[in-house]
RNA sequence: UUUUCGGAGAGUUUGAUCCUGGCUCAGGACGAACGCUGGCGGCGUGCCUAAGACAUGCAAGUCGAGCGGGGGUAUGUAGCAAUAUAUACCCUAGCGGCGAACGGGUGAGUAACACGUGGGUAAUCUACCUGUAAGACUGGGAUAACAGCUCGAAAGGGCUGCUAAUACUGGAUAUGCUCACGGAGCCGAGAGGCUUUGGGAGGAAAGGGGGAACCCGCUUACAGAUGAGCCCGCGGCCCAUCAGCUAGUUGGCGGGGUAACGGCCCACCAAGGCGACGACGGGUAGCCGGCCUGAGAGGGCGACCGGCCACACUGGAACUGAGACACGGUCCAGACUCCUACGGGAGGCAGCAGUCGGGAAUUUUGCGCAAUGGAGGAAACUCUGACGCAGCAACGCCGCGUGAGGGAAGAAGGCCUUCGGGUUGUAAACCUCUGUCUUUGGGGACGAAGGAAGUGACGGUACCCAAGGAGGAAGCCACGGCUAACUACGUGCCAGCAGCCGCGGUAAUACGUAGGUGGCGAGCGUUGUCCGGAAUUACUGGGCGUAAAGGGCGUGUAGGCGGCCUUUUAAGUCGCCAGUGAAAGACCACGGCUUAACCGUGGGGAUGCUGGCGAGACUGGGGGGCUUGAGGGCACCAGAGGGGAGCGGAAUUCCCGGUGUAGCGGUGAAAUGCGUAGAUAUCGGGAGGAACACCAGUGGCGAAGGCGGCUCUCUGGGGUGCAACUGACGCUGAGGCGCGAAAGCUAGGGGAGCAAACGGGAUUAGAUACCCCGGUAGUCCUAGCCGUAAACGAUGGGUACUAGGUGUGGGAGGUAUCGACCCCUUCCGUGCCGGAGUUAACACAAUAAGUACCCCGCCUGGGGAGUACGGCCGCAAGGUUGAAACUCAAAGGAAUUGACGGGGGCCCGCACAAGCAGUGGAGCAUGUGGUUUAAUUCGACGCAACGCGCAGAACCUUACCAGGGUUUGACAUCCCCUGACGGCUGUAGAGAUACAGCGUUCUAGCUCGAGAGGGCUAGACAGGGAGACAGGUGGUGCAUGGUUGUCGUCAGCUCGUGUCGUGAGAUGUUGGGUUAAGUCCCGCAACGAGCGCAACCCCUGUCCCUAGUUGCCAGCGGGUAAAGCCGGGCACUCUAGGGAGACUGCCGGAGAGAAUUCGGAGGAAGGUGGGGAUGACGUCAAAUCAUCAUGCCCUUUAUAUCCUGGGCCACACACGUGCUACAAUGGCCAGGGACAGAGGGAAGCGAAGGGGUGACCCGGAGCAAAUCCCAAAAAACUGGUCUCAGUUGGGAUUGUAGGCUGCAACUCGCCUACAUGAACGCGGAAUUGCUAGUAAUCGCGGAUCAGCACGCCGCGGUGAAUACGUUCCCGGGCCUUGUACACACCGCCCGUCACACCACGAGAGCUGGCAACACCCGAAGCCGGUGAACCAACCCGUGAGGGAGGGAGCCGUCUAAGGUGGGGCUGGUGAUUGGGGUGAAGUCGUAACAAGGUAGCCGUAUCGGAAGGUGCGGCUGGAUCACCUCCUUU
Repeated sequence: UUUUCGGAGAGUUUGAUCCUGGCUCAGGACGAACGCUGGCGGCGUGCCUAAGACAUGCAAGUCGAGCGGGGGUAUGUAGCAAUAUAUACCCUAGCGGCGAACGGGUGAGUAACACGUGGGUAAUCUACCUGUAAGACUGGGAUAACAGCUCGAAAGGGCUGCUAAUACUGGAUAUGCUCACGGAGCCGAGAGGCUUUGGGAGGAAAGGGGGAACCCGCUUACAGAUGAGCCCGCGGCCCAUCAGCUAGUUGGCGGGGUAACGGCCCACCAAGGCGACGACGGGUAGCCGGCCUGAGAGGGCGACCGGCCACACUGGAACUGAGACACGGUCCAGACUCCUACGGGAGGCAGCAGUCGGGAAUUUUGCGCAAUGGAGGAAACUCUGACGCAGCAACGCCGCGUGAGGGAAGAAGGCCUUCGGGUUGUAAACCUCUGUCUUUGGGGACGAAGGAAGUGACGGUACCCAAGGAGGAAGCCACGGCUAACUACGUGCCAGCAGCCGCGGUAAUACGUAGGUGGCGAGCGUUGUCCGGAAUUACUGGGCGUAAAGGGCGUGUAGGCGGCCUUUUAAGUCGCCAGUGAAAGACCACGGCUUAACCGUGGGGAUGCUGGCGAGACUGGGGGGCUUGAGGGCACCAGAGGGGAGCGGAAUUCCCGGUGUAGCGGUGAAAUGCGUAGAUAUCGGGAGGAACACCAGUGGCGAAGGCGGCUCUCUGGGGUGCAACUGACGCUGAGGCGCGAAAGCUAGGGGAGCAAACGGGAUUAGAUACCCCGGUAGUCCUAGCCGUAAACGAUGGGUACUAGGUGUGGGAGGUAUCGACCCCUUCCGUGCCGGAGUUAACACAAUAAGUACCCCGCCUGGGGAGUACGGCCGCAAGGUUGAAACUCAAAGGAAUUGACGGGGGCCCGCACAAGCAGUGGAGCAUGUGGUUUAAUUCGACGCAACGCGCAGAACCUUACCAGGGUUUGACAUCCCCUGACGGCUGUAGAGAUACAGCGUUCUAGCUCGAGAGGGCUAGACAGGGAGACAGGUGGUGCAUGGUUGUCGUCAGCUCGUGUCGUGAGAUGUUGGGUUAAGUCCCGCAACGAGCGCAACCCCUGUCCCUAGUUGCCAGCGGGUAAAGCCGGGCACUCUAGGGAGACUGCCGGAGAGAAUUCGGAGGAAGGUGGGGAUGACGUCAAAUCAUCAUGCCCUUUAUAUCCUGGGCCACACACGUGCUACAAUGGCCAGGGACAGAGGGAAGCGAAGGGGUGACCCGGAGCAAAUCCCAAAAAACUGGUCUCAGUUGGGAUUGUAGGCUGCAACUCGCCUACAUGAACGCGGAAUUGCUAGUAAUCGCGGAUCAGCACGCCGCGGUGAAUACGUUCCCGGGCCUUGUACACACCGCCCGUCACACCACGAGAGCUGGCAACACCCGAAGCCGGUGAACCAACCCGUGAGGGAGGGAGCCGUCUAAGGUGGGGCUGGUGAUUGGGGUGAAGUCGUAACAAGGUAGCCGUAUCGGAAGGUGCGGCUGGAUCACCUCCUUU
């Protein structure tokens, strides 16, 4: 440089992230099946299930030129003829030959030399065929057919007689051949083989045809070819819950048998043989070329085609033959089917068709031997369901068509729609064409041969020509994501969908339908199976600290792996050559069917196996050497290393004695318990058992478990130094063996303390617990078991390498010194920090979790389950090994952000505390629940519903109830007709309404008319009518808009860029200070910014300016009883506009030369001056469909609308919010005189004056308001009275009489007067508000409103107390920690029990199957023995007869089936029982997750309804606080 080839992921665990990990999908394939659909052709393919059973037909015959006979035809001869005979031809039952062992089918069996591959056969055979050599001489005796007789239903026989051969047979000959013996040569590792030689013995034959030539056969032998037999190396399934198997078993000698080796068989002898490199057993299975998939390596499969094997109804057996133990042969046994005269017989489709059956499922009882191939034959030829063809089936692959071009008013229809339109869609119609397929007609093959002729099932097929007409030919699936394609309607967790995630509970792109769209297309989907994706068994190519996974630890066997140098060998390894790796297939090229599928030819490749030759680095084997690995020696050293014996003191308990007196003990608080019979306390003495304080230390030792007072003794291991010894002796280690905490077990001791169980006391709803008082096993010793732990560093062992720093334990050396210490170097151990590197992260980091090598163990989703069954071990408890069904779409690890914690730290808030006044008690008001009712309309429900919507329910309101009415409607728009309706009056009625009477139009334009007025049109208004529609306080606040509440006026919530992290995310926003504040300052991988905070706005507090009526009155004047009443004035007050002022600005202290804070000055005001408005991102599916708006649904003579009356006001109760009180800080009286602010007023406020006890009435001035009115403010102050009582407190309730509003006060208004005078004497548990002009207290006004205020919204007057402080309660902010929570603790979650369903285990047993074993019986048959039945050939003999030989029968060995028996393995089933899984809201508790409220967990023991509790030992995978030690930074 060229060419070729070549690997894609996604969904799903979470609030989000990374990782681990499973499940699922997209691809390809099929001997398929099912659903819907279906035009044509070519080439293929088609019982995968019952190796189930089979009716019928066909599938193996052929040869007359091997033989005798029989029959037929023709001709001839004889005869009248029957008939006889000759010749020719044809047919063939029998004898005989060859074939039938091929071809065809099937896959049951078989885990095997069955298959594949490569070899061996010196251990073999081979008909027909080919070649070579040599032959075929001479005899003999039978037998079927046939004939006769005879048995039988049949199938089939029996006897007698005749006859032929290429049937059978005697003898001869013998080149080869075979056998025994002898000699020679060659080869082989050897057993042995080959060649040659000598004489001896044995052993052959068949004829037929032809006129002949000659041809076809026959015999012997050798060789070839083909086919077959046997043997061997290597290779390919699962289970170890199959671990030991084996008696002809393993070998030998001898024999038998075979074509041939061999225990193949037999006798005898020996005792071997196989096995963790998996024997034996069980399960499954024909094997291969290949096929499918895959980048490959692999994985799966073994249909069709080809090779091999096995089988032929099941089992056994041999015969014949070259070849069989024989699919369409024989014999026997068995099962089944059929025939039968009941005596007996017949049969075997896993050949081709076909039938039944089974099944989801698989074809015609077709044509032909024309071709190819096969058997026989000399040949003609015959046979051939092999084969060639056709038929059926979309079963597969391939090809073609269902039309092509033009055609916008973008038709109609459909669907959608925001009603404008969009889409279906150039699609159709329509115009112009074409003729593939189909249809018809005509022509018409190749396939068929060495040449000529003949011969075609397919087939009048393929193909060609012509004609005609768009005519006859499109469906299926999908459309939430993965995954390409969206809307409408219906449905309403229903019906249904679904591969995974998941859809459906009234707006479903997910269900059903429609329109549209996407995909593929004579198909399309579904189901099943296989590979892929899956690196999810990882050889290529994975892992094990925490995700699943390191054995509890050591020792050591097999095995695996192994230092340096040298030599040799050549097994591994590498190279070259040769053989093989069949064909087909696959790949490449070319070619043949119009193309393709399909087919042909050639080429390349073929990882493998075998042989030969070579190389010698590396591995292995042999030899020699070395010392660094390892070991040993010498010297020194440290140590809770282990075993045994002895000794010691402190403490607890008990006993004795003394002192001493009323308690002790125990807890959160108590009680049980002990104590006046003297405890506790204290002193002295004694007994006994167990454990060894301080030292003590991330110190030491050990392999681990583990080891702790002292001494003696026995003993193991380790470290350092030296370098004289051995010379690779090493590492690891499946099995094996040993050790192995605690608990537990057996036996015997011992027993102080502690302490499961147990008893008692508490706690509690309960308390089988936590706490307390007791207390037994046990804990201790001896001997023996057990063999498990969070046996943990959750980290196997070994070796080597790879920055440092700093502690600590043990040793050695150096330096220095008088010496020691210090210091430096080094080895071994033990910690921490940290770089590279690794890691999902956390983290690890020379003690690796880094970089490599070697060996072992282990993992492969969660649950079921460390369970069941089986095995092994154990006295038992139990241990070890260790599944499956079923079920789930996850289970997990690390880290992130939140939330939460009966975790921690810091900080706020009337949160607590400190105070003041209340609520909860009373009466009443009001709201709510409940109850009631015809109705008591509806909504609001912790805080954040409950004097809330309602800032006004007698009618109205009003939505509710009863009754009475209306139906285009009370209200809107449109159309038609009419010109009235309304109004007034009357009648009926509860009214709505109905009827009657009176009375009656308007506006604009045009036009006629002098005008009045008329006509037309339009409109307003009204009545009538029809339909579109109105109407709904009907539903859904969980479909919504808008508005609002709340956390919370809390200080927070975010973004850009940068940086860090794989990422979620972090940083910024954390930290040190500070603030009311994420306020500000400093620091900092951050730098900035936004929404919030603050400020800007309003009110108020001081001053100034401007303005001066209706406000004001200092000075001047007037005037009054008095009065800003008047002139006047605008100084003041005030009004309402504008401005100033406060900023930590100044001083001092503290602080970091900061922010800020403390104090001070000045100032009306000081650190936000006070108050208001203002409410970040968001939370609560918070509230409201009844303010309003609005989607959808519902209703339409009613869920609309009108009217009267009633109800919302009920009342045994309960709660909330208030009012008034309970009194003397008070009530009452009043003479009395005072002082506000903010508002309202015309359908209004209403003055003066008058009446009434009063509510109120009469009255009507003034005022649309700084002018007039409401209007008096009240408490306070002053004076008087009451004198502690149910009162002169308190005013409920009730009676009577009035007033006011209103159409109307009965249900159901307010007020007044008189009378009445209830509860109530300060309020249980509990609970609310408030930090200053606040609480408390006092009155005033307003909205709503005809009237109705204890409520609400405002206003001013008087005017406190207290805050040490942040431990606690509540709420909140920031940081941090834990978490199994994320719907976020109102979270999550465990176990029993109850119910339903599912699979599994155990189970008295019951019942099948399989393979063996022992014994009995034993068919056929081979073999052996016998053989006196019987027998032609040869021999002897004239013959009779005998011999040789054969041989039935009988006996024996072997043996199928069958029987009996006890075991083994494996199924089914089983009353009952055990746990497990799943299920919507069941029951009991609360075990775990936060310190989960007793930290949790592991092992073990024990107890308990259950989770679980407790004891003993262990672990941190425990929070928090403190201490110690170490490390890092300064």
A computed fold for a 1530-nucleotide RNA from a Bacillota bacterium, annotated as small-subunit ribosomal RNA. NCBI's taxonomy places the organism under Bacteria, Bacillati, Bacillota. It matches the Rfam family "Bacterial small subunit ribosomal RNA". The prediction has a mean pLDDT of 85.